[in-house]
The RNA shown here (transfer RNA) has 72 nucleotides. The gene name in the source record is tRNA-Ala-TGC-5-1. Rfam family: tRNA. Rfam links the family to the GO term triplet codon-amino acid adaptor activity. RNAcentral holds the sequence, with entries from GtRNAdb and Rfam. The coordinates come from a structure-prediction model, not an experiment, and the mean pLDDT is 81.

RNA sequence: GGGGGUGUAGCUCAGCGGGAGAGCGCUUGCUUUGCAUGCAAGAGGCCCUGGGAUCAACUCCCAGCAUCUCCA
Numbered sequence: 001g002g003g004g005g006u007g008u009a010g011c012u013c014a015g016c017g018g019g020a021g022a023g024c025g026c027u028u029g030c031u032u033u034g035c036a037u038g039c040a041a042g043a044g045g046c047c048c049u050g051g052g053a054u055c056a057a058c059u060c061c062c063a064g065c066a067u068c069u070c071c072a
Base pairs, nucleotide, nucleotide: 001071002070003069004068005067006066007065010024011023012022013021018055026042027041028040029039030038048064049063050062051061052060
């Protein structure tokens, strides 16, 4: 220098045009003498950035940024 992959909750990830979700973690309550486990409820997200196409974008297209990887 070139090719490809991945950016979504505190962490690991799913979702791939029209509801933003799961597990773990966190908070509160119940259970216990207490702790753990279990059960129930809840908080927490400008979906990496900018632009474009679309009635409508996390999702499609373009550029950029970060990171991983391959080639040189």